This is a predicted structure of a 346-nucleotide part of an RNA (small-subunit ribosomal RNA, central domain) from a metagenome. The prediction has a mean pLDDT of 88. Its Rfam family is "Bacterial small subunit ribosomal RNA".

Context: one part of a larger RNA
RNA sequence: CUGGGCGUAAAGCGCACGUAGGCGGAUUGGUCAGUUAGGGGUGAAAUCCUGGAGCUCAACUCCAGAACUGCCUUUAAUACUGCCAGUCUCGAGUCCGGAAGAGGUAAGUGGAACUCCUAGUGUAGAGGUGGAAUUCGUAGAUAUUAGGAAGAACACCAGUGGCGAAGGCGGCUUACUGGUCCGGUACUGACGCUGAGGUACGAAAGCGUGGGGAUCAAACAGGAUUAGAUACCCUGGUAGUCCACGCCCUAAACGAUGGAUACUCGACAUCAGCGAUACACAGUUGGUGUCUGAGCGAAAGCAUUAAGUAUCCCACCUGGGAAGUACGACCGCAAGGUUGAAACUC
Numbered sequence: 001c002u003g004g005g006c007g008u009a010a011a012g013c014g015c016a017c018g019u020a021g022g023c024g025g026a027u028u029g030g031u032c033a034g035u036u037a038g039g040g041g042u043g044a045a046a047u048c049c050u051g052g053a054g055c056u057c058a059a060c061u062c063c064a065g066a067a068c069u070g071c072c073u074u075u076a077a078u079a080c081u082g083c084c085a086g087u088c089u090c091g092a093g094u095c096c097g098g099a100a101g102a103g104g105u106a107a108g109u110g111g112a113a114c115u116c117c118u119a120g121u122g123u124a125g126a127g128g129u130g131g132a133a134u135u136c137g138u139a140g141a142u143a144u145u146a147g148g149a150a151g152a153a154c155a156c157c158a159g160u161g162g163c164g165a166a167g168g169c170g171g172c173u174u175a176c177u178g179g180u181c182c183g184g185u186a187c188u189g190a191c192g193c194u195g196a197g198g199u200a201c202g203a204a205a206g207c208g209u210g211g212g213g214a215u216c217a218a219a220c221a222g223g224a225u226u227a228g229a230u231a232c233c234c235u236g237g238u239a240g241u242c243c244a245c246g247c248c249c250u251a252a253a254c255g256a257u258g259g260a261u262a263c264u265c266g267a268c269a270u271c272a273g274c275g276a277u278a279c280a281c282a283g284u285u286g287g288u289g290u291c292u293g294a295g296c297g298a299a300a301g302c303a304u305u306a307a308g309u310a311u312c313c314c315a316c317c318u319g320g321g322a323a324g325u326a327c328g329a330c331c332g333c334a335a336g337g338u339u340g341a342a343a344c345u346c
Base pairs, nucleotide, nucleotide: 003318004317005316008299012314014201016199017198021194022193023192025088026087027086028085029084030083031082033081034080035077036076037075038074039073040072041071042070049065050064051063052062053061054060091191092188093187094186095184096183097182098181099180103177104176105175106174107173108172109171110154115149116148117147118146119145120144121143125136126135162169163168206247207246208245209244210243211242216240220236221235222234223233258313259312260311261310262309263308266291267290268289269288270287271286272285273284274283295302296301319346320345321344328339329338330337331336
């Protein structure tokens, strides 16, 4: 390489949009490029293969045949693919009428709680632990009442629930805005799927500038524990956690399961619709789950939300370690990221 694979053994890019490319619905006609069949030319010799022959055999050599799986040309065929022209509606999209939703962005606003400040009541403890101590408190703490300030997060509702491409999204109100689903079947007429490069987004931590700073809390300090304790426990506490703008681009970014389409038993639950009948059922479409059959699987398990049966396109894997390291390149303010070996060793 061929091949075989990719949930857990090595292997699905974090996720989407999309360029080139690959692949692509039904039907009619044309064309004959691919395709198929026949003919012709060429495919040097040697080599390879087959049958003979010659060196005493063999290697070797000679003769004949076959072969040279290819290319060019010509004559036909026209099912399939391509190309050209036309038609269609089931794929895809538009339109009309409804529906649900923590989807996104911005502004405003509410209550509970923590902390702090002021004042009142009040007096000797409070706090913390396995037990203590560091710590706070007679300069009046803890507790309790009233008032105020500030920041951050939104109890109950809440759910195997909903929405989003993923990351993710949860008090309430308003404005702007994306997507989805159901019903109707009016319109376009294959406009589709995937997607190397590319581009956008991408938790937390981290970085830059400027704000903010209640809580919590890396680092750090102290108290304990311990043989030691650079920890687990306790008292404090700075970056950070929050906001704006700009970077970073990584995660067990997980369903460890790429996307699309079609087909293949059932049962139960639940969310959003629809329909009929009439108040509780069975039906249907789209989601979210549990259980199970065939089938698959090394097994455990998966099982119409497939890991089943097939097709198309992309990414990736090829023994362990060295190593996601070195070097180079690109990106980044940096931290570092992406790409990514070998010697050696088992």